A computed fold for a 349-nucleotide part of an RNA from Aurantiacibacter aquimixticola, annotated as small-subunit ribosomal RNA, central domain. The full RNA is in RNAcentral, with records from ENA and SILVA. Lineage of the source: Bacteria > Pseudomonadati > Pseudomonadota > Erythrobacteraceae > Aurantiacibacter. Its mean pLDDT, the model's own confidence on a scale to 100, is 90. Its Rfam family is "Bacterial small subunit ribosomal RNA". Gene Ontology terms of the family: ribosome and structural constituent of ribosome.
Context: one part of a larger RNA
């Protein structure tokens, strides 16, 4: 290079946004670069390949022809692809109406419920467990009643509902803000798709600095089980967990399913919009978009998917190529640090 893959067997980058580059709707002229098709140059000899011939054969030599699948050059063709014009409206985008969402960011606000603090009522026990103990409490715990004070989360509504690129987003208000959908005889007129590098976001843990610290709760102590128990089980308890800011950049970051676009039976449940019709607090019926369930073809090693594909095409990207060594060393980049990225080998089955 030419091949087969890439839900679960190795194999979709966690997600985007976007630069070179690939790839690119429907008609019209023109070009003729690519593309086809004549004609000619040239493609050294030797080798390869065919048919002849010489050394007794044969290796090796001769001789002939055929190639040398390739460049230039000329004349033609003009369906495809490029280039140029100069048009469209089915992609794509914007405009206008309007509903629907836990989308984002900031401020403020609110009840319960926990611990605490401060006062009353009360008196011996509470906690907590398979059973206990450690711990709390007669210096008044618990339990009850009021007050207060702090900090975190927002119970019911909650639904294979919702919204978001992912990750992730759930008390209520206010403001700023991003997408999507639905509808429209509204504009633009290919403005698109992917997307090597690149930039940006990126759960939880960690890290820096200052804050905050109410429950919980890695480490740690104790009490318990145990043959031991550096666990499991209870009683404590520091990081943390929470805010600002800044770093990290990773998770089974998942649908283990990359992105876009077209096609390809059907059923039935939601959620959001629009239409018709009707015996109009509704109902049937139709139309768009998301979101589950089942199922035919088809596809699969099954399993299973199945108009949200794991069908059928088509276009970019990413990726894999036997187990372990090893996502490990070095080396480079990146971070403060943990580390993170990129990424072998020997040697061994």
């Nucleotide at each position: 290079c030419u091949g087969g893959g890439c839900g679960u067997a190795a194999a979709g980058c966690g997600c985007a946004c976007g630069u070179a580059g690939g790839c690119g709707g429907c008609a019209c002229a023109g070009u003729a670069a690519g593309u086809c098709a004549g004609g000619g140059g040239u493609g050294a000899a030797a080798u390869c390949c065919c048919g002849g011939g010489g050394c007794u054969c044969a290796a090796c030599c001769c001789c002939g022809g055929a190639a040398c699948u390739g460049c230039c050059c000329u004349u033609g063709a003009a369906a495809c692809u490029g280039c140029u014009g100069a048009g469209c409206u089915a992609g794509a985008a914007u405009c206008c109406u309007g509903g629907a969402g836990a989308g984002g960011c900031g401020a403020g606000u609110g009840g319960a419920a926990u611990u605490c603090c401060g006062a009353g009522u009360g008196u011996a026990g509470a906690g907590g467990u398979g059973a206990a103990a450690u711990u709390c409490g007669u210096a008044g715990a618990u339990a009850u009643u009021c007050g207060g004070a702090a900090g975190a989360a927002c119970a019911c509504c909650a639904g294979u509902g919702g919204c978001g690129a992912a990750g992730g987003c759930g008390a209520c208000u206010c403001g700023c803000u991003g997408g999507a959908c639905a509808g429209g005889u509204a504009u633009u007129g290919a403005c698109g798709c992917u997307g090597a590098g690149g930039u940006g976001c990126g759960a939880a843990a960690g890290c820096g600095u200052g804050g905050g610290g109410a429950g919980c709760a890695a480490a740690c102590a104790g009490g318990a089980u145990u043959a031991g128990a550096u666990a499991c089980c209870c009683u404590g308890g520091u990081a943390g967990u929470c805010c600002a800011c800044g770093c990290c950049g990773u998770a089974a970051a998942c649908g283990a399913u990359g992105a876009u676009a077209a096609c390809u039976a059907g059923c039935u449940g939601u959620c959001c919009g629009g239409g018709u019709u009707c015996a109009c607090a509704g109902a049937a019926c139709u139309u768009g978009g998301g979101u589950g369930g089942c199922g035919c073809a088809g596809c699969u090693a099954a399993c299973g998917c199945a108009u949200u594909a794991a069908g059928u095409u088509a276009u970019c990207c990413g990726c894999c190529u036997g187990g372990g060594g090893a996502g490990u060393a070095c080396g480079g980049u990146c971070g403060c640090a943990a580390g993170a990225u990129u990424a072998a080998a020997a040697c061994u089955c």